This is a predicted structure of a 106-nucleotide RNA (SAM riboswitch aptamer (S box leader)) from Bacillus mesophilum.
The prediction has a mean pLDDT of 84.
The sequence is in RNAcentral, with records from Rfam.
Lineage of the source: Bacteria > Bacillati > Bacilli > Caryophanales > Bacillus.
Rfam family: SAM riboswitch aptamer (S box leader). From the family's description: The SAM riboswitch is found upstream of a number of genes which code for proteins involved in methionine or cysteine biosynthesis in Gram-positive bacteria.

RNA sequence: UUCUUAUCUAGAGAGGCGGAGGGACUGGCCCUAUGACACCUCGGCAGCGGCUUCCAUAUGAAGUUUGUGCCAAAUCCAGCAAGCUGAAGAGCUUGAAAGAUAAGGA
Numbered sequence: 001u002u003c004u005u006a007u008c009u010a011g012a013g014a015g016g017c018g019g020a021g022g023g024a025c026u027g028g029c030c031c032u033a034u035g036a037c038a039c040c041u042c043g044g045c046a047g048c049g050g051c052u053u054c055c056a057u058a059u060g061a062a063g064u065u066u067g068u069g070c071c072a073a074a075u076c077c078a079g080c081a082a083g084c085u086g087a088a089g090a091g092c093u094u095g096a097a098a099g100a101u102a103a104g105g106a
Base pairs, nucleotide, nucleotide: 001106002105003104004103005102006101007100008099013042014041015040016039021031022030023029025079026078027077028076043071044070045069047068048067049066050064051063052062053061054060075098080095081094082093083092084091085090
């Protein structure tokens, strides 16, 4: 980098540094000089894997924080398709796509 599988409306912030953009992309909307984003330190959360215990066998429960991950807003909302409602603007539901994370493979 790519493939497969699973999950994505839960949870969790202070300080330092620095000085203008950031929230993947597009549109919207939002955050940001009352200093964002990134980075560092400390702290925290507990999704996936690991480990431990229980249960006694299954898509189980609890714990641990070991490997990762994460700590504005539902993946911030929508984007494509189908269905429903509506006079319309538009709204709702389901599925997909894209993205993120983990585990396994190439």